Description: The RNA shown here (transfer RNA) has 74 nucleotides and comes from Candidatus Iainarchaeum sp. Its Rfam family is "tRNA". The family's RNA type in Rfam is transfer RNA. The prediction has a mean pLDDT of 83. The sequence is in RNAcentral, with records from ENA. RNAcentral records the identical sequence in 3 taxa.

RNA sequence: GGGCCCGUGUGGCAACCUGGAUAACCGGCGGGGCUUCGGACCCCGAGAUAAGGGUUCAAAUCCCUUCGGGCCCG
Repeated sequence: GGGCCCGUGUGGCAACCUGGAUAACCGGCGGGGCUUCGGACCCCGAGAUAAGGGUUCAAAUCCCUUCGGGCCCG
């Protein structure tokens, strides 16, 4: 220098290919129930699409650039 893959809450992980409007699920956290107290269990809640731009009625998803990480080639 070239190519490919990845980046989603506090952690993990799906939805991406095939755009559809509340971003699912598990753990953790907060509140409540239950319990003599706690744990377990049940209910509720807060919290995320790396950044910017474009396309579109609509973008986590498609396109471009940048940033960060990994692998390969030279």